[in-house]
Context: one part of a larger RNA
RNA sequence: GCCUGGGAGUUAUUGUGUGCAGCAAGCUUAAACCCCUACAGGGUGAAGGCGUAGCGAAAGCGAGUCUGAACAGGGCGAUGAGUUGUAUGCAAUAGACCCGAAACGGAGGUGAUCUUACCAUGGCCAGGUUGAAGCUUCGGUAAAACGAAGUGGAGGACCGAACCGAUGAAUCUUGAGAAAUUCUCGGAUGAGCUGUGGUAAGGAGUGAAAGGCUAAUCAAACCCCGUGAUAGCUGGUUCUUUCCGAAAUAUAUUUAGGUAUAGCAUCAUGCGCUGACAUGAGGGGGUAGAGCACUGAAAAGGCUAGGGCCCAUACCCGGGUACCAACCCUUAACAAACUCCGAAUACCUCAUGGUGAAGCAUGGUAGUCAGACAGUGGGGGAUAAGCUUCAUUGUCGAGAGGGAAACAGCCCAGACCACCGAUUAAGGUCCCCAAAUACUGCUAAGUGAAAAAGGAGGUGAAUCUUCACAGACAAUAGGGAUGUUGGCUUAGAGGCAGCCACCAUUUAAACAGUGCGUAAUAGCUGACCUAUCGAGAGGAUUUGCGCCGAAGAUGAUCGGGACUAAGCAGUAUACCGAAAUCGUGGGCUUUGCUUAGGCAAAGCGGUAGGAAAGCGUUCCAACAGCGGUGAAGCGUAAGCGCGAGCGAACGUGGAGCGGUUGGAAGUGAGAAUCCAGGC
Numbered sequence: 001g002c003c004u005g006g007g008a009g010u011u012a013u014u015g016u017g018u019g020c021a022g023c024a025a026g027c028u029u030a031a032a033c034c035c036c037u038a039c040a041g042g043g044u045g046a047a048g049g050c051g052u053a054g055c056g057a058a059a060g061c062g063a064g065u066c067u068g069a070a071c072a073g074g075g076c077g078a079u080g081a082g083u084u085g086u087a088u089g090c091a092a093u094a095g096a097c098c099c100g101a102a103a104c105g106g107a108g109g110u111g112a113u114c115u116u117a118c119c120a121u122g123g124c125c126a127g128g129u130u131g132a133a134g135c136u137u138c139g140g141u142a143a144a145a146c147g148a149a150g151u152g153g154a155g156g157a158c159c160g161a162a163c164c165g166a167u168g169a170a171u172c173u174u175g176a177g178a179a180a181u182u183c184u185c186g187g188a189u190g191a192g193c194u195g196u197g198g199u200a201a202g203g204a205g206u207g208a209a210a211g212g213c214u215a216a217u218c219a220a221a222c223c224c225c226g227u228g229a230u231a232g233c234u235g236g237u238u239c240u241u242u243c244c245g246a247a248a249u250a251u252a253u254u255u256a257g258g259u260a261u262a263g264c265a266u267c268a269u270g271c272g273c274u275g276a277c278a279u280g281a282g283g284g285g286g287u288a289g290a291g292c293a294c295u296g297a298a299a300a301g302g303c304u305a306g307g308g309c310c311c312a313u314a315c316c317c318g319g320g321u322a323c324c325a326a327c328c329c330u331u332a333a334c335a336a337a338c339u340c341c342g343a344a345u346a347c348c349u350c351a352u353g354g355u356g357a358a359g360c361a362u363g364g365u366a367g368u369c370a371g372a373c374a375g376u377g378g379g380g381g382a383u384a385a386g387c388u389u390c391a392u393u394g395u396c397g398a399g400a401g402g403g404a405a406a407c408a409g410c411c412c413a414g415a416c417c418a419c420c421g422a423u424u425a426a427g428g429u430c431c432c433c434a435a436a437u438a439c440u441g442c443u444a445a446g447u448g449a450a451a452a453a454g455g456a457g458g459u460g461a462a463u464c465u466u467c468a469c470a471g472a473c474a475a476u477a478g479g480g481a482u483g484u485u486g487g488c489u490u491a492g493a494g495g496c497a498g499c500c501a502c503c504a505u506u507u508a509a510a511c512a513g514u515g516c517g518u519a520a521u522a523g524c525u526g527a528c529c530u531a532u533c534g535a536g537a538g539g540a541u542u543u544g545c546g547c548c549g550a551a552g553a554u555g556a557u558c559g560g561g562a563c564u565a566a567g568c569a570g571u572a573u574a575c576c577g578a579a580a581u582c583g584u585g586g587g588c589u590u591u592g593c594u595u596a597g598g599c600a601a602a603g604c605g606g607u608a609g610g611a612a613a614g615c616g617u618u619c620c621a622a623c624a625g626c627g628g629u630g631a632a633g634c635g636u637a638a639g640c641g642c643g644a645g646c647g648a649a650c651g652u653g654g655a656g657c658g659g660u661u662g663g664a665a666g667u668g669a670g671a672a673u674c675c676a677g678g679c
């Protein structure tokens, strides 16, 4: 892991509802006793219980009573249905649906064969090294001290095996091993190591102290009992079908992942048009917007107090001001905590309509209190977040189907079942892939198929304007002069370093010169004029679609192929397209009608959850049955039922069994890191 078997709302008492039954102003027995009996059943038993009257603290009074001075007012009552049993829903008390702690202490025991410490009695420590005290001799001294040599053999001395330990590393890490192996390393006559026997223990021992050790267990051992501890926590909780169908909110909470009450669901009973919604009428408001009349903020100009600065000044008077600036005026204009104003919606009331899978009331039973995203209106944040927090609507949650390539929350649309029928929605119609290779324009960027400020003779449309057959724009050819090298400056300054001025003449036209150039001239060119040519040319604004701006990590991407439309905009007609709608047939629910055969209408997605009807298992009772001419079980299985399931026949098997009606439950498994066994 699989298979087989086991495996979870039970029982008692009490309360409160509901169904059914008995009796009823009453209902009912408990213990006990008696009868008969294998148990169960029947009888007796009214003590007690509930009800029939309440009010008051009570005395007490009584359809009333209490308060009170009250014949007032007010409070609580009075116009009769209960009670017993049984089944079932729920609750309380009990282990109370099942499994699960770490723990706790009311106890009682077992352990020091491991290990800690101690006691008693034994055992063990190769070899080598160092050479303390003391002693002897000699030297030395007044005597000592002291020195030298020898002897001697001390030490928690040195090196190093056994033995004891365990420093570093590697290996192993489903190991050879629940702590080892290999190399390396520490102690090794000592606070040494060790055998045997003994003593000390659970809030206790022992501890050269690490919360260490006390039998692979230690911040309180192990065994058993209390014990089915408790678990607002996690997991699991077993057959079918039918009807309805939530919530993730408010308030409170040692409350925040729990619970209570309300809200929302369901079932029963009652009320009977009250409901959503529509129309009409009447309301209050201070939001959106707008505004500047108030409160504040804030811009430009004007006027002009006050201040600054400059001038002037012995002082008093003064003058100027492209400075700052109150009030006032003009213009422009901001505000959640501004308002002279002010909607749409929403909300409240009334009237009329409104019989709806509406509403309201009472009672039984719940679940829900972590919500998610999207649109809209706000707060927080950075007008960040698949962020957070409110309001409001939708979807998901609890919702399948079609579209968005794929995609809970987006778009369309709410699936009772069947059909090789039809029409559409969103979205689509070149191929993958069902349906248009439709029309008119635009785009040339593969834009389409990601993006900003900014940039550009890309290209389409519209408008305004200037020039133009008295010849425009472009191109080509020619001219482009004179006073004069204007004056100044300068070494020079001749159109062209710089400053000032910018006239006049000849002209078809020609600047006291647009740029290049020279040391300065020169030279080239432009403005301007003519000719050639012959019809449009230039500038600006608005707008459609494009271009650049545009850098990422394995090979690229519109879903792909591919596409110049099969892209974008507009237009018209077809078509495709879903579990939507329609058609045909069938099933079920509710309501209405009914001639009792049915007919009609509406409905039938669904988690938590409520309600209803059934299937099956074991046993019991009654009744009618089956079975060696073959029961149960097993195998195969026609057929029947919406389903749980039922089941003829055949084979196997070899002794009991099922049916109907009722009753009682150890009554249904795929999950619980479930339990036992097998493989």
Base pairs, nucleotide, nucleotide: 001679002678003677004676005675006674011094012093013092014091015090016089017088018087019086020085021084022083023082026050027049028048032044033043034042035041054061055060064076065075066074067073097236098235100233104226108223109222110221116200117199118198119197120196121195122194123193124192125190127159128158129157130155134151135150136149137148138147139146163187164186165185168183169182170181171180202218204214205213206212239614240613241612242611243610244609249262250261251260252259253258263368264367265365266364267363268362269361270360271359273356277353278352279351280350281349282348283347289341290339291338295335296334299331300330301329302328304325306324307323308321309320310319311318371396372395373394374393375392376391377390378389379388380387401412402411403410416586417585418584419583421582422581423580427576428575429574430561431560432559436573438571439570440569441568442567448563454548455547458545459544460543461542462541463540464539465538466537467536475532476531477530478529479528481505482504483503486500487499488498511526515524516523587604588603589602590601591600592599593598615668617665618664619663620662621661622660623659625657626656633652634651635650639646640645
Molecule: large-subunit ribosomal RNA, domain II
Organism: Opitutales bacterium